[in-house]
The prediction has a mean pLDDT of 81. Predicted 3D model of a 1598-nucleotide part of an RNA (large-subunit ribosomal RNA, half A) from Polaribacter vadi. NCBI's taxonomy places the organism under Bacteria, Bacteroidota, Flavobacteriales, Flavobacteriaceae, Polaribacter. It was read from a public genome assembly.

Context: one part of a larger RNA
RNA sequence: GGCGUAUGGCGGAUGCCUAGGCUCUCAGAGGCGAUGAAGGACGUGAUAAGCUGCGAAAAGCUGCGGGGAGGGGCACAUACCUUAUAAUCCGCAGAUAUCCGAAUGGGGCAACCCACUAUGUUGAAGGCAUAGUACCGAAAGGGGCAAACCCGGUGAACUGAAACAUCUAAGUAACCGGAGGAAGAGAAAACAAUAGUGAUUCCGUUAGUAGUGGCGAGCGAACGCGGAUUAGCCCAAACCUAUUUUGUUACGGCAAAAUAGGGGUUGUAGGACCACAAUAUUUGAUGCUAAGUGAAUUAGAACUGUUUGGAAAGAUAGACCAAAGAGGGUGAUAGUCCCGUAAAAGUAAGCAAAGUUAUUGAUAGUGGUAUCCUGAGUAGUGCGGGACACGUGUAAUCCUGUAUGAAUCCACCGGGACCAUCCGGUAAGGCUAAAUACUCCUGAGAGACCGAUAGUGAACUAGUACCGUGAGGGAAAGGUGAAAAGAACCCUAAGUAAGGGAGUGAAAGAGAACCUGAAACCGUACGCUUACAAGCGGUCGGAGCAACUUCGUGUUGUGACGGCGUGCCUUUUGCAUAAUGAGCCUACGAGUUACUGUUUCUAGCAAGGUUAAUUGAUUAAGUCAAGGAGCCGUAGCGAAAGCGAGUCUGAAUAGGGCGCUUUAGUUAGUAGUAGUAGACGCGAAACCGAGUGAUCUACCCAUGGGCAGGUUGAAGCUGUGGUAACACACAGUGGAGGACCGAACCAGUUGACGUUGAAAAGUCUUUGGAUGACCUGUGGGUAGGGGUGAAAGGCCAAUCAAACUCGGAAAUAGCUCGUACUCCCCGAAAUGCAUUUAGGUGCAGCGUUGAGUAAAAGUUUUAUAGAGGUAGAGCUACUGAUUGGAUGCGGGGGCUUCACCGCCUACCAAUUCCUGACAAACUCCGAAUGCUAUAAAAUGUUUCUCAGCAGUGAGGGCAUGGGUGCUAAGGUCCAUGUCCGAGAGGGAAAGAACCCAGACCAUCAGCUAAGGUCCCCAAAUAUAUGUUAAGUUGAAUAAACGAGGUGAAAUUGCUUAGACAGCUAGGAUGUUGGCUUGGAAGCAGCCAUUCAUUUAAAGAGUGCGUAACAGCUCACUAGUCGAGCGAUUUUGCAUGGAUAAUAAUCGGGCAUAAACAUAUUACCGAAGCUAUGGACUUGUAAAAGUGGUAGGGGAGCAUUGUAACCUGCGUAGAAGGUGUGUUGUGAGACAUGCUGGAGUGGUUACAAAAGAAAAUGUAGGCAUAAGUAACGAUAAUGCGGGUGAGAAACCCGCACACCGAAAGACUAAGGUUUCCUCAGCGAUGCUAAUCAGCUGAGGGUUAGUCGGGGCCUAACGCGAACCCGAAAGGGGUAGUGGAUGGACAACAGGUUAAUAUUCCUGUACCUGCUCAUAUUAAAAGUGACGGAUCUCUGUGGUUACUGCGUACUGACGGAAUAGUACGUUGAAGCGUAAGCAAUAGUACACAGAAGCUUCGGCUAAUGUGAUAAUGUAGCGAAAGAGGUUCCAAGAAAAGCAAUUGAAGCAGCCCGUACCGUAAACCGACACAGGUAGUUGGGAUGAGAAUUCUAAGGUGCUC
Repeated sequence: GGCGUAUGGCGGAUGCCUAGGCUCUCAGAGGCGAUGAAGGACGUGAUAAGCUGCGAAAAGCUGCGGGGAGGGGCACAUACCUUAUAAUCCGCAGAUAUCCGAAUGGGGCAACCCACUAUGUUGAAGGCAUAGUACCGAAAGGGGCAAACCCGGUGAACUGAAACAUCUAAGUAACCGGAGGAAGAGAAAACAAUAGUGAUUCCGUUAGUAGUGGCGAGCGAACGCGGAUUAGCCCAAACCUAUUUUGUUACGGCAAAAUAGGGGUUGUAGGACCACAAUAUUUGAUGCUAAGUGAAUUAGAACUGUUUGGAAAGAUAGACCAAAGAGGGUGAUAGUCCCGUAAAAGUAAGCAAAGUUAUUGAUAGUGGUAUCCUGAGUAGUGCGGGACACGUGUAAUCCUGUAUGAAUCCACCGGGACCAUCCGGUAAGGCUAAAUACUCCUGAGAGACCGAUAGUGAACUAGUACCGUGAGGGAAAGGUGAAAAGAACCCUAAGUAAGGGAGUGAAAGAGAACCUGAAACCGUACGCUUACAAGCGGUCGGAGCAACUUCGUGUUGUGACGGCGUGCCUUUUGCAUAAUGAGCCUACGAGUUACUGUUUCUAGCAAGGUUAAUUGAUUAAGUCAAGGAGCCGUAGCGAAAGCGAGUCUGAAUAGGGCGCUUUAGUUAGUAGUAGUAGACGCGAAACCGAGUGAUCUACCCAUGGGCAGGUUGAAGCUGUGGUAACACACAGUGGAGGACCGAACCAGUUGACGUUGAAAAGUCUUUGGAUGACCUGUGGGUAGGGGUGAAAGGCCAAUCAAACUCGGAAAUAGCUCGUACUCCCCGAAAUGCAUUUAGGUGCAGCGUUGAGUAAAAGUUUUAUAGAGGUAGAGCUACUGAUUGGAUGCGGGGGCUUCACCGCCUACCAAUUCCUGACAAACUCCGAAUGCUAUAAAAUGUUUCUCAGCAGUGAGGGCAUGGGUGCUAAGGUCCAUGUCCGAGAGGGAAAGAACCCAGACCAUCAGCUAAGGUCCCCAAAUAUAUGUUAAGUUGAAUAAACGAGGUGAAAUUGCUUAGACAGCUAGGAUGUUGGCUUGGAAGCAGCCAUUCAUUUAAAGAGUGCGUAACAGCUCACUAGUCGAGCGAUUUUGCAUGGAUAAUAAUCGGGCAUAAACAUAUUACCGAAGCUAUGGACUUGUAAAAGUGGUAGGGGAGCAUUGUAACCUGCGUAGAAGGUGUGUUGUGAGACAUGCUGGAGUGGUUACAAAAGAAAAUGUAGGCAUAAGUAACGAUAAUGCGGGUGAGAAACCCGCACACCGAAAGACUAAGGUUUCCUCAGCGAUGCUAAUCAGCUGAGGGUUAGUCGGGGCCUAACGCGAACCCGAAAGGGGUAGUGGAUGGACAACAGGUUAAUAUUCCUGUACCUGCUCAUAUUAAAAGUGACGGAUCUCUGUGGUUACUGCGUACUGACGGAAUAGUACGUUGAAGCGUAAGCAAUAGUACACAGAAGCUUCGGCUAAUGUGAUAAUGUAGCGAAAGAGGUUCCAAGAAAAGCAAUUGAAGCAGCCCGUACCGUAAACCGACACAGGUAGUUGGGAUGAGAAUUCUAAGGUGCUC
C1' cells in the first nucleotide's frame, strides 16, 4: 500500500413533518384620491438595530357595544407601570395624522430652500402663531394611482410558405387615449324566400361546410335550429304661445332670427291640422312603516377502570351521546379531555323584500283627409384606401381622404354585379337593465396538486443581501425537546474558546454547528496479504493463514501461484483507439397535455346508435333525470337539373363506367399513430418593439486654470553709407514664430519584464510634443440605422460592421448532443425513381403485428421444350485494323525525245496470292450458367392480399465478371455471391469482414473441423523415402539480370586409332602484303583473290606491348600422361542482386530438423456434433426452435397518490438508514440483528411530475494538483527597555536607512464617522498581533465677517402666451432656474483627547432698525474683460556681515576683547503721515504649584527678566501700475453713487469631524494604475533638471 471487519470525523441525501405556496368552487366587493391617494422619508418604546403598529395626542387617544382576568406586539430579559372605578383583547364610529409624493404660494439635486397677503403678538426691525395664495373649467368638477377584463388611436418582426416578394404570423406584441363594475352592442332604411322571423348579447350546432386563397401555405363564415336572458323608449320637424333682437313700414302691422314653453315621434306609414271622446291604465324616484339580513359574541350532549409506557388518545373490559362519528389540539392513534362541530340564540352601523300613502314624475283613444312635416354637403357617384370569412375579383354591403352631388311619400333604401317583377324596411339624432368577460382584493371551503434543489423569485428581517451610472437583474437560508427542564458546581486551559466530569431528560449517540443522519472524501484499530514485481485490476482454478463452527476437510475473510482478458457511452463502413463526453458522490434532469382524425381491442345498444348547450332534483364526494337541436349510418349514379337498385354517357332497349345483387353500424373507454398547438429535452448567430445610457469616450457650447529655465533673433524703427528719388548695404534697437533645446504636463517610439499579472493594458529603459490645430477643471448639449468622427469602421460606461435593458419569446434550427427498470418472440437497410436534391424528404423495396384466401402460390430437384448472341473462337464470312513476302494497277523520281512511244527505279503502292495475327460499340460460328413454359416429385404457407406500426435510403471487406485508373491504390463505379454491419467461439502471434463454425442455461463427460503435436502451449523429439547447408526455412515466396552451388531428367559431340586438363617443344617464309602516314613492320585506319610457300603445325594474325621495330602470348601441331571429357535444353532446392530508423526479431526460445517435398498412422483441438439435467417458445402430439443493432410485438417488476376490502401492522417500536440470510430467469421480493422514534402495509382496480452513468447537463458537497505556487515595488533594518498567556511587526528610547516640486503642508470633488477615548481579538489584516481605517460602548463638528443660500447673470434646462403634431408629445416669448464667473464685512494670541478666522481674551469692521439731523441729485457712466512681450513699484521670504540677548566650550598649557549654537519678532484695523494697536503676544533663561512615575524623570498651570536690530548689502515670488506689439478683434447681468451722530437694539438657514497623489475617492482588494487647484526652504546649478539635505514624514503588514 491492497482487501475485509469494526468504529469515528466531514457532509446533509433519505424518511417523517409543515408554518408557505399552486389550482379551483361558492359568495362578497369591484375602486382609492385636492376632506391630499398609492407609495415613501423621518420619527415614535424605560432600555430598541430589524419587522409590525402608530404620527409631535406617535406599539397610541375618545365614545358605544362585546367580554371578564390578567396585560405592557414579533421577542423567551431586567426594571417599572396598568387592571374588578372592568384593563389587555374583539367589533363599530370618531379624534390626531410631521415631511415628500398629482403636490397645488415660488423654487428645487423628492422628503429641502425661500416667499407674499390678512389677523394676532412686539415700541421698531427681526422672529413666531393661524388661515389663504398652482393650472384647466362659466360652474359643478378635473388632475394622480391601481391586477386582469372592455372600447378606441398607432401598429411590428422573428416565424410559416421546407427559398421568397402577394399571403401568413396578426390587427397579435408593444406604445398611447378613455371608461365601467362590467364595457361595447341594441329596438330593423334587419334577415329570409313565395314559408316565415321580429332589438342586442352569450352558449351549443350548422361546419372545417359555403367560400376565399402565389386556388400555395393557410384563412374561414352566414341563414336556419336548440338554449341562456329578456324591455323598451326619448328628441328634431310640422303647428301654437311667450320674450328679445333685427329688417321694413302705409306706423296698424308684416317678416326673419334667437331663446324658452306646449305639441309630437312612425312604415298594414305616422303626426301637424279639423271633428269627436276622456280622466282610464301602467310605472319610476324620494320619504315613512317594516318582516328579514347583518360585527364582535352567547350557549352547546356524552367515559371510566385495568394494563404497557416517560407520557395513553393504544390494548383490554364495561358504558354513554348523537340534528354533534367535519376538523384541529392535547407527552403515541380521543364521538364522550380542550377548541370546536350539528341544531339554536343575539344585536349596533349598514342593507332591505313588502306595504303605505305623503311628495313628485312618465305613459293613452276614434274618425277625416285638401295642405304641411318626417334628420343634406346627407344618400349616391368618380378616384385612392380600409373593414367585411371574401387578397379587385362578376364584388354586393359598411367606413371615408379627395372631387362631385340627389329625391321628399306618386318618395327613398335593401334583398351579393346589373335590370324587371315581387318581398322586407324608413338612413343621414339620441338613451337603454339582464344573460357575457375578468379578479389586485375579502370571507367560507375544496384538491387521485407540491412538500424545502419541490411548491411563488420569496415557508426564514425577500424583491431582502448583492450586482449595475441607469433602465434593470436578483440569491442562499425550515425542523432541540412533550416541556428549556437550554447543563448549577468541579477540572484541564491565557480563556466568556474548546473539551472532560456532574446534573436535567424517556433519550444528550436530542447540547443549541441541536430529528433521522446515506454517499463522495478523511482518519483510527484489528485479521489476511504485499519489497524480482509489469498492470482496463476482473474472472476461473487454487496453496497457506485467521475467525466462526451445528465439528460436516463446513462457513466467512484474505489470496502465494497459474490460465484467459485492450473500460463505458456516443458516432460510425469500421473505435482499446492517439475520435466525442464524464474529477467523484448526492439530489434534480427529456415523447407530456388539450382538441380533431384514423386503426386495434373491450363494453352498451343495433338498421339503428347517440345526445350538445341548457334545465331540474339531490349530495360528503358526486350523481341521476329531462333535453333529439345536431351528427354518423341505412343507396347509389350524375357537373347539374334529376332519376333511383340503378344511374351516367349516348339516337339507342347497344356497349362501357360507377353501383346493387353479397346490409353493420354507432356511442363511449383503452392502446398505437397522425395533424394543430413550444409538442421529447437543452442549444444559436440574428430580427422587431418600447425604454435606459455622453460620471468612460468622440465632437461641440459656456466659464475658469496651467506651461521651470535656456537659445535663436522676423517685421518694424533709429543711425551711417548710398540713390535724381526710391532701391540697397552696414550697425544698433526690437522681440516675431502651428521657431529650437529641455522639466512640469500631454502622448506612447524601441527593447525587456509581466501574461493563473502588482495592473481585465501596467512597470523599467528609451522616445515624440511641450505658446499651441496645446493641455486641463467645472457646468452643459448631441442617442442606436442614431450620434460623434483631422477617417482607424474609430468611439458612444472593461460591450460596437449597429450599445445596453426588458418584451414579442419556449423566435427558428432538414444541425450537434442527450433521452432513465426487466424478461420473452421475430428481425432489417445502407437499393430504385424523384427532389434548389445529394448527411433531408416522398413513393417503392426489405422488417414486424393482426386478419384473410387454398380452384392455388412460393422454393428445390429431375425430365422435356423454348427464346437468346455472352465466354470462347474465327475473320479469302462482313466492318474496321494489321506482320512479313510475292505480284506491281496507279502514282512519284530519273533518263530519252520536237512530240508520241519508251527505258530505269534499294521510292510510295491498289488488287490478288502465301504467311502471321486483332476488336466493348466485327460475327460464318458459339457454349456453360441464368431465364420462360410444361410434367413429376419433395417441402408445407415459406407466396399473395388487406389493415396498424416502423426503421433504412453514409455502407464496408473478400472472391468472381467488367468499366475507370497506370490490367496503381485499404482508389472509384456497376454486376453475382458471401461475410462484417447486427456474430460470440476455435485457428491465422496480435487483426471487423481470411479458414473452420452460427453462442438458451448448467456439467472437472465423449467425438471432431480449420489448424496443429521440441519448450513457452493441449497433442508424435512419429514412420518411410528424398532435398536443402543458405539458419534458406523464418522479410514481400521481391524482380530483371548474374553464377563451373547442388540434385534429377533428356539430347548431342569427342574418346584406348589415347580424348579433356596439366607439363615439354614448335608457332616459320614471300613480307615491313598494298595503300595511307612523319612513321604503320600481324596488331591507328583503309583495301582484298586475306594469296602463296615450307611444314607435324603455324592467321597477311587472338590479345599484351613499342614513336615505329623489338619482346611476351594465343589459335594450330608434336611428345608425355592414361579413361572418361565437353556442349546444349528442361527441372527441384539453394546463391548474388538485397538499402531505414528498438538488440527488434520465424510470435519467442531455438532447430541441420523442430526446415522443405511425397506417403502413412496416431493424437490434440471450438460455445460445432453427441451425452446428462434444466428453462422457455411454437405445436393436438411427435417434434422443432431459442446470436442479434435500427425496429415491430408480448409479458412483467419497482416508485408516488386514490377507492374499497383486510373491521391489516405499529411506542411490547412504523418509515428511513445499515448489515446478514433465504428466494425468483430478471426487474425484484421476503425474513431478521442494530440504528431510528411515528407512522405504515397487503390484495384488486384506477391515476401518473413513474425508474439516470453520460446532455463541455443544473445545484450542493468533497477530492486532485499540494502542504506546491504565492504572500503586491530590492527605501533597511538592528539593539535595549515596557506590556502581555504569547512580541521580528504594538509602545518608549538609541542607532541606521529613505522621501524632501514630496513619500512635506493646505484645499476642491468624492467618501460618510473612517476622527478621539476606553475595552476586546471569533472574523477582517495575504503571516503573528497585546496593534488597527477591525469588533463593542461612549464622546466629538459651535460662524453677521470662511464656503453656499436669502443678490446677479453664461452655456444650457424648464416654460404662461403662441406654433406644430394620430395620441404620447416637439418647439418656444415673457419669465424662471442655473457657477466653472461678477458682487460682498475679522484679525492676533490662547484653549480640547477630539473643533476653531466658528469657543475664550483683546482689538476691529458690515447691514438693518429706533431716535435725532442734513439734503433733493437722472441722464449717462462704471461694472466690462484677448494673446504675446517689456519696464517700474514692490512686500513676504531668503543669504551674508555687523551689533545685541541667552546658553555652552577646551586632550598638555594658554587665550575669554575668543569660538560655537539658537534667537534677534509683533496682525487686522484706524490714520495723509509719524504713529496708535502693543504695559497684547512670541523666542530664550531661571524658579516652579499640581499630576504621573520604572523614582532616573516626564507633563506643566503660574511667576520673574523693566530680556534682545525696527541695522547694512544681495536676490526678488505674489500683488499693483504703466508701455509696446499682433490679428483671430477678445461674456452677461446684478451691484456701485445718497449726510452726520452720543448711543442702543438686532444679525436667519446649510456646511464645518476625518481621509484627500490616498489603506478612507475611482479601479471587485489595505491593488506598483488614475485624481483639479495653492504652497513648495538650503547647497550645486540657467532651472520646479540633477545629487545631497532642513522642517516635516516614513522604513512600503510576513